[in-house]
RNA sequence: GCCAGAGUAGCUCAGUUGGUAGAGCACUCCCUUCGUAAGGGAGGGGUCGCCGGUUCAAGCCCGGCUUCUGGCU
Numbered sequence: 001g002c003c004a005g006a007g008u009a010g011c012u013c014a015g016u017u018g019g020u021a022g023a024g025c026a027c028u029c030c031c032u033u034c035g036u037a038a039g040g041g042a043g044g045g046g047u048c049g050c051c052g053g054u055u056c057a058a059g060c061c062c063g064g065c066u067u068c069u070g071g072c073u
Base pairs, nucleotide, nucleotide: 001072002071003070004069005068006067007066010025011024012023013022019056027043028042029041030040031039049065050064051063052062053061
């Protein structure tokens, strides 16, 4: 230099055909217990890597950039 994959909550990851962004764990509160753990319930937490474009509408489609991983030279 070229090719491919990945970037979404603190962490690990979904999000299928473009139509209100989700799960598990973690965190906070409550229930239960003499207390702790386990269990149950509720809640907070997101500029969807960055910049543009298409569209009535973009996490999703298109272009560029960037970081990481793998491959080729």
Overview: This is a predicted structure of a 73-nucleotide RNA (transfer RNA) from a Candidatus Vogelbacteria bacterium. The coordinates come from a structure-prediction model, not an experiment, and the mean pLDDT is 81. It matches the Rfam family "tRNA". The family's RNA type in Rfam is transfer RNA. Its family is annotated with triplet codon-amino acid adaptor activity in the Gene Ontology.